[in-house]
Predicted 3D model of a 350-nucleotide part of an RNA (small-subunit ribosomal RNA, central domain) from a metagenome.

Context: one part of a larger RNA
């Protein structure tokens, strides 16, 4: 390389935005660059294919053709691609009216609980377990009253509910500010899809510096279980949790399913908006649009299953796989403060 594939067998990039590329709507006209038809020239000879001669026949020789799929010029052809002009509005955007959300970043508030600390009332037990025991308590705990202090986290409302590109977001309220959807068809008029490198965000944990520390708690000590027990379970507890700036940049970052965009029976639920009907209004009901779920047709799959939110039917363009192990390792490059993280073999072996 041609290929086949990639939800569960190897195999979708963590996630978005974009650059170069690579595709690209609908209409005229031009132009011929690709395309695609003729004619010339040209593509040496051997060789190989076809036919025929010649060694007694083959191998060999040797003559003719065909072939050399190509490239060069010329003269044409314009359906498709291209390029150039030219309109248009279905793709994409805007713009104006609206409703919805835990979308985000800042401030500020707040109440329950936990713990501690003073204080009052009170005496002997509290904690803990399978059972204990360390531990705490006559220097007054435990309980239980009131005052204070400080942290984190925001019960119920809470839903196969919502919102975000993904990580992720749930106490109230101001501020700023991002997208999605409705409807209006008012402007623009292919401005678009996708995206190697690149940039950007990226959960826990971890690192650097400076805060803060209540509760939980790696490590660490004690008590227990046990043949040992560097667990499991108690009692304590120290990085961490938490803030503010900065570094890492990984996860079963999963829907194990890249992204867009077209097309294909349905039931059923539910968040949002819009429109009819009907109404005082609230509600109800049906009817689209975009969401989010279940069940299931046709298909499709090796099955299990998906099943208009597809893993069905096509289409563009990105990323990845190629028998197990050694190995996501070594070595060498970037990168990082390390920890490490990316890019990645091959001897060997089966």
């Nucleotide at each position: 390389c041609u290929g086949g594939g990639c939800g569960u067998a190897a195999a979708g990039g963590g996630u978005g935005c974009g650059u170069a590329g690579g595709c690209g709507g609908c209409u005229u006209g031009g132009u011929a660059a690709g395309u695609c038809a003729g004619a010339u020239g040209u593509g040496a000879a051997a060789u190989c294919c076809c036919g025929g001669g010649g060694c007694u026949c083959a191998a060999c020789c040797u003559c003719g053709g065909a072939a050399u799929u190509g490239c060069a010029u010329c003269c044409g052809a314009u359906a498709c691609u291209g390029c150039c002009a030219u309109g248009c509005u279905a793709g994409a955007g805007g713009a104006c009216u609206g409703g919805a959300g835990a979308g985000g970043a800042g401030u500020c508030u707040g109440g329950a609980a936990u713990u501690c600390a003073c204080g009052g009332u009170g005496u002997a037990g509290c904690a803990g377990u399978g059972a204990a025991a360390u531990g705490c308590a006559u220097a007054g705990a435990u309980a239980u009253c009131g005052u204070g202090a400080g942290g984190a986290a925001c019960a119920c409302u809470a839903g196969u509910g919502g919102c975000g590109a993904a990580g992720g977001c749930g106490a109230g309220a101001c501020u700023c500010u991002g997208g999605a959807c409705a409807g209006u068809a008012u402007c623009u008029g292919a401005c678009g899809c996708u995206g190697a490198g690149g940039c950007a965000c990226g959960a826990a944990g971890g690192c650097c510096a400076g805060g803060g520390g209540a509760g939980c708690g790696a490590a660490c000590g004690g008590g227990a279980u046990u043949a040992g027990a560097u667990a499991c379970c108690c009692c304590g507890g120290u990085a961490g949790u938490c803030c503010u700036g900065g570094c890492a940049g990984u996860a079963a970052a999963c829907g194990g399913u890249g992204c867009a965009c077209g097309u294909u029976u349905g039931g059923u639920a539910u968040g949002g908006g819009a429109c009819a009907a009907u109404u005082c209004g609230a509600c109800c009901u049906g009817u689209u649009c975009c969401g989010u779920g279940c069940c299931g047709g046709a298909g499709c799959u090796a099955a299990c299953g998906c099943g208009u939110u597809a893993a069905a039917c096509g289409u563009g363009c990105c990323g990845c796989c190629u028998g197990g192990g050694a190995a996501g390792u070594a070595c060498g490059g970037u990168c990082g403060c390390a920890a490490g993280a990316u890019u990645a073999a091959a001897a060997c072996u089966c």